This is a predicted structure of a 1503-nucleotide RNA (small-subunit ribosomal RNA) from a microbial mat metagenome. Model confidence (mean pLDDT): 83 of 100.
[in-house]
RNA sequence: AGAGUUUGAUCCUGGCUCAGGAUGAACGCUAGCGGCAGGCCUAAUACAUGCAAGUCGAGGGGCAGCAUCAUCGCUUGCGAUGGAUGGCGACCGGCGCACGGGUGCGUAACGCGUAUGCAACCUACCCACAACAGGAGGAUAGCCCGGAGAAAUCCGGAUUAAUACUCCAUGACACAGGGGUUUCGCAUGGGACUAUUGGUUAAAGAUUUAUCGGUUGUGGAUGGGCAUGCGUCUGAUUAGCUAGUUGGUAGUGUAACGGACUACCAAGGCGACGAUCAGUAGCGGGUCUGAGAGGAUGAUCCGCCACACUGGCACUGAGAUACGGGCCAGACUCCUACGGGAGGCAGCAGUAGGGAAUAUUGGUCAAUGGGCGAGAGCCUGAACCAGCCAUGCCGCGUGAGGGAAGACGGCCUUCUGGGUUGUAAACCUCUUUUGUACAGGAAGAAAACGGGCCUGCGGGCCCAAUUGACGGUAUUGUACGAAUAAGCACCGGCUAACUACGUGCCAGCAGCCGCGGUAAUACGUAGGGUGCAAGCGUUGUCCGGAUUUAUUGGGUUUAAAGGGUGCGUAGGCGGCCUUUUAAGUCAGUGGUGAAAGCCUGCAGCUCAACUGUGGAACUGCCAUUGAUACUGGAAGGCUUGAGUAUGCUCGAGGUAGGCGGAAUUUAUGGUGUAGCGGUGAAAUGCAUAGAUACCAUAAAGAACACCGAUAGCGAAGGCAGCUUACUUGGGCAAAACUGACGCUGAGGCACGAAAGCGUGGGGAGCGAACAGGAUUAGAUACCCUGGUAGUCCACGCUGUAAACGAUGUUCACUCGCUGUUGGCGAUACACUGUCAGCGGCCAAGCGAAAGCGUUAAGUGAACCACCUGGGGAGUACGCUCGCAAGAGUGAAACUCAAAGGAAUUGACGGGGGUCCGCACAAGCGGUGGAGCAUGUGGUUUAAUUCGAUGAUACGCGAGGAACCUUACCUGGGCUCGAAUGGCUCUGGACGGUACCAGAAAUGGUACUUUCUUCGGACUAGAGUCAAGGUGCUGCAUGGCUGUCGUCAGCUCGUGCCGUGAGGUGUUGGGUUAAGUCCCGCAACGAGCGCAACCCCUAUUCGUAGUUGCCAGCAAGUAAAGUUGGGGACUCUACGGAGACUGCCUGCGCAAGCAGAGAGGAAGGAGGGGACGACGUCAAGUCAUCAUGGCCCUUACGCCCAGGGCUACACACGUGCUACAAUGGCGCAUACAGAGGGUAGCGACAUGGCGACAUGAAGCCAAUCUCAAAAAGUGCGUCUCAGUUCGGAUUGAGGUCUGCAACUCGACCUCAUGAAGUCGGAAUCGCUAGUAAUCGCGCAUCAGCAAUGGCGCGGUGAAUACGUUCCCGGACCUUGUACACACCGCCCGUCAAGCCAUGGGAGUUGGGAGGACCUGAAGACAUAUACCGCAAGGAUGUGUUUAGGGUUAAACCAGCGACUGGGGCUAAGUCGUAACAAGGUAGCCGUACCGGAAGGUGUGGCUG
Repeated sequence: AGAGUUUGAUCCUGGCUCAGGAUGAACGCUAGCGGCAGGCCUAAUACAUGCAAGUCGAGGGGCAGCAUCAUCGCUUGCGAUGGAUGGCGACCGGCGCACGGGUGCGUAACGCGUAUGCAACCUACCCACAACAGGAGGAUAGCCCGGAGAAAUCCGGAUUAAUACUCCAUGACACAGGGGUUUCGCAUGGGACUAUUGGUUAAAGAUUUAUCGGUUGUGGAUGGGCAUGCGUCUGAUUAGCUAGUUGGUAGUGUAACGGACUACCAAGGCGACGAUCAGUAGCGGGUCUGAGAGGAUGAUCCGCCACACUGGCACUGAGAUACGGGCCAGACUCCUACGGGAGGCAGCAGUAGGGAAUAUUGGUCAAUGGGCGAGAGCCUGAACCAGCCAUGCCGCGUGAGGGAAGACGGCCUUCUGGGUUGUAAACCUCUUUUGUACAGGAAGAAAACGGGCCUGCGGGCCCAAUUGACGGUAUUGUACGAAUAAGCACCGGCUAACUACGUGCCAGCAGCCGCGGUAAUACGUAGGGUGCAAGCGUUGUCCGGAUUUAUUGGGUUUAAAGGGUGCGUAGGCGGCCUUUUAAGUCAGUGGUGAAAGCCUGCAGCUCAACUGUGGAACUGCCAUUGAUACUGGAAGGCUUGAGUAUGCUCGAGGUAGGCGGAAUUUAUGGUGUAGCGGUGAAAUGCAUAGAUACCAUAAAGAACACCGAUAGCGAAGGCAGCUUACUUGGGCAAAACUGACGCUGAGGCACGAAAGCGUGGGGAGCGAACAGGAUUAGAUACCCUGGUAGUCCACGCUGUAAACGAUGUUCACUCGCUGUUGGCGAUACACUGUCAGCGGCCAAGCGAAAGCGUUAAGUGAACCACCUGGGGAGUACGCUCGCAAGAGUGAAACUCAAAGGAAUUGACGGGGGUCCGCACAAGCGGUGGAGCAUGUGGUUUAAUUCGAUGAUACGCGAGGAACCUUACCUGGGCUCGAAUGGCUCUGGACGGUACCAGAAAUGGUACUUUCUUCGGACUAGAGUCAAGGUGCUGCAUGGCUGUCGUCAGCUCGUGCCGUGAGGUGUUGGGUUAAGUCCCGCAACGAGCGCAACCCCUAUUCGUAGUUGCCAGCAAGUAAAGUUGGGGACUCUACGGAGACUGCCUGCGCAAGCAGAGAGGAAGGAGGGGACGACGUCAAGUCAUCAUGGCCCUUACGCCCAGGGCUACACACGUGCUACAAUGGCGCAUACAGAGGGUAGCGACAUGGCGACAUGAAGCCAAUCUCAAAAAGUGCGUCUCAGUUCGGAUUGAGGUCUGCAACUCGACCUCAUGAAGUCGGAAUCGCUAGUAAUCGCGCAUCAGCAAUGGCGCGGUGAAUACGUUCCCGGACCUUGUACACACCGCCCGUCAAGCCAUGGGAGUUGGGAGGACCUGAAGACAUAUACCGCAAGGAUGUGUUUAGGGUUAAACCAGCGACUGGGGCUAAGUCGUAACAAGGUAGCCGUACCGGAAGGUGUGGCUG
């Protein structure tokens, strides 16, 4: 110090979350020791039991119990007697009990903190000083006697004491009053002195004779009381509160001031600087956190306050309104003989209860401190210690060194190899903190008391004795022996740490993002690792990070946020100069800021925690002295801010009145006839009762064309014909007057579009609602025809809008260019300057960017308003306003991890522009109808094996399913296995032949049976290591392939631009088939693609001629390159040439384009092929092959037989053949190319109608052969028919292949002769040697279901105007709420589940207050024929008051039938509102309407 998370990516805004620290903690797992600290945060709930405040016999009467002594009785260890001694229960009296200890209920307060004041006060014990202590008296407890009662306790009688009580005396420097002198103070007033006056009030004794006590007064010290300034939580959805209230006078009361209280008088007092009310809360020193400022907190320790079962009250006392005192009332608990009584752990322990949770019914007064006492001493749950608890902090240990066969085991693995655990272990050496045993053993203790000495008598010094709970503890020594001692969390990112197995959106994890649907580093386990460590994690809470409430230190055009606009009150802020003051401000000094704590120096426990001691600090408050720049106060002046006056000028500024024309509608009259109107197209509607159209006249209401303009005016809303009246504002000029009069502005007041409301008018056009017609799946809409409120006027209300520049007002400052309005400088239409407006573009600067930019969103100043994640919600409740509609103010529960702004790249658009393609169009031929073939779906089946499924599956994998293939089914069999390889051992077999069983596989029997160079080879068996799987996953993969697409694109380096994603380049202007090329340009280059290089083909040349060819020569035949020969030609096959817009003309800058151009075989890429960029579709294939993982192992492997893959109501795709005359049939006849062939092609001959058979030459092929090319051509026939078309189907007979044609082959012959007469919607191919049409060949293959596929040649067209439209694609641009990218996103009702919440007849509870009634104790007042010598007591009455009762209303909660909306929830219903022109642009306000989103009207906005 930051990080994760919104997006495809980016920047920003913004929330959520994490890493840190802390804790009186709790929970889970674990646990060796010690030191120091801490330990009911909840029920201020209820408490059994014990203890926590007593002491003094040196105050007193006394003597129950104990001890001693004495005496007596005597049973010789018991009883009695004696206050005699030590002492002492109960009692009187003194002091203490108001401290110490606990708790935090109450309290928002002078309660606390801090600083002052008391001239308005008190203070027992203590200290100092001064003075004093004479006399008298009557009681009372106890004890004794008697009585009542269960008890607690009480009553009566008799008697008695005091340092108890009373009276008298004395008396002041005390107190009350009067007088005088003097002095001080901020006021009231205070102090001192007085030879002054006169009144009132005291006392107690004890005793060891040393002392201790008593009374009065003054002063001190200590402790308190009261008052005041300042500070001290939240809510305004609490705005008014107050009758003792505020003040005065006089009293009462108190220690003291005071409405504290009483009487009277006055009418005040508090409050937006937050009164009152409500909620919450003890406050501070401090503690935690933070860089700090702050925020949170108030356990332990210290100070203060409050409380003591709840409420009230006083008494006693120096002090209490009293925790372990009293009285009364209440609730509760206990005892009871039912008549009455007793009690108060928020003391220490402890119990129950509550709770996630918090300890022992311990020891000691040894120390410190307290009470009493002369003292010894007693008391002390204060305190000191111990016990329990890892609750925290700190420290120590669980060993150290060596040790590689890198052991065993575990885990992983590419697997017998390796890695890791790991120097870790074993083993060797060493040490002994800790532990165990034994032994020694503290400090904390100083004394007081006593004795002695000194003394100024307070005390000091010396001596001796005694005293330790903790504790035989800390600690020390010796011995033994690595011996007794490690866990927890985590390992996807944040965040250090990774693999295997299991699981399979299950189980589970999760702080946020998110993991898990068969290869999970995220679940569970293991191995390994990381972090911390006697602890580690989790949970809760606080601060931090969060500059995310921003004083330090934020914002408001578009992210949340500028009030709709102005005027103006309070408040805040305020020009220049001089003087003064010294409040703010600054400086010095003094006081205070308790201690502890924090920081720091030093020191003590072995260190540390902890503790001691010193310093610093305590940022504050108060006082005082000084300074005077600035701010403030006071006084005086100034003119530049502001205003006034004068002159000129501008305007749709406002209000009221008058007038005007055009248009519309209506009415009347006329002309006139069949339609008009309306729409995408129609219809409703109007019209022969005469519309529409045209003309004339009249009426009415509303609005003002042109001018008219990013022109003008106004604060905003807003304002437009002309004119009159009234009125307002701005600007300019000059500088006469005032002299800071200013700016802003919470509340407040005024104005405020449209819609809407009220009353009364008005009503032409338009027009919510409504009606009808269309559209549509529907159409509560868009379109059409009508049409009511309304729109208009007057008066009143409402008070809101996208009331927008989404930009508050004012002032100052900061480059320019340009347009325009009004004025001035001047006579001016050049020109230039200046002031005030309204616009455009830009420098600097700012901004997340878009953008803003003298009209700021720049730089500063002042004031106001507003914001703090999204939703819930501008909702609910409350209040205010309103006639209502509604407006203003304005939450929470709950829920999400985002919501959002700007910009980027894509994709998309029923956005735009440009361009291309057999994309359309123009043509030709098909498909879709028929029959058949083939593939698919479906169905069927024991099985009909599997895969391929829009384009991009469907004559596809398959370029050959009768067996085999074959993966499927049925049945029969095998189990190291059907195949292959390595090693070891054994053998010479294996095999073959024959026979038997069997469907075969297989099994059985018999016979037969290697080679050798002796090394072995080959083969079989056995064993062993590797089996095998067409089982799953193409969504784990490689490879291969399809498609976009042979589309022209896809990128990179460097530079430049941008915060960045990214852009530029690649865009633009041309051009091209092309990102092809040219030009331009912050780009310059390059790569993969395009093109070219390669192959075939078209022309020609050279070379070479066999098997090819034959012109010339020769031979020869019936004919024939048949032969000699030849290389001319064709051809073959190798190498060259050729084409490049090279030439010409035109256009053009160029690239290039055009031309019946030239030349050329070929012309603008000549034709064709191979060749497929970055990528997309989790496209296809685990069944070609390969391969990770998973699965099967007498089977999911292997062998065999038979069956199936060929099924068949049906649907689809692809084809073949047809429907005929451009044809069929018959006869005759011509011309290819490219291929194949020895398990072959097979000439030829013979037989057969034929398939074919038999014989057989040639050929391993330019030699022989398949081989006949067919369409064509010639002749003939058929004559438009279901035919001499068509050939399906079926019957019969054959041929061939093959072990075998039944399921299930092809072919031949004869016979049979189906549908079909050109095919609905729709749809496919093709732009030239193409379509169409004709045949030929080949692969696979025994044969063949081939009409398929791949090739070959023959014949050989038509059409393209063109790019509007359909489809696909490319580029530029635009919008976007899409990015899984429009097959996107997304809105609302309804239905279902869950959750919180509003209303709600009512009902239950709570606290506070009011009124009335009643009223205990106590206090006060008063009274009395009572008691007492007195002090006083008792009683009555009144006032006051806790409590109780009644009552009305308010407030706050809980529940509540029913009801309202809201939120959330993988796959419900209805629609399609929004995002693209979202298919009617959207949105805002308002009104009406509608299942719902929503629609429509009206005004506004551009987002």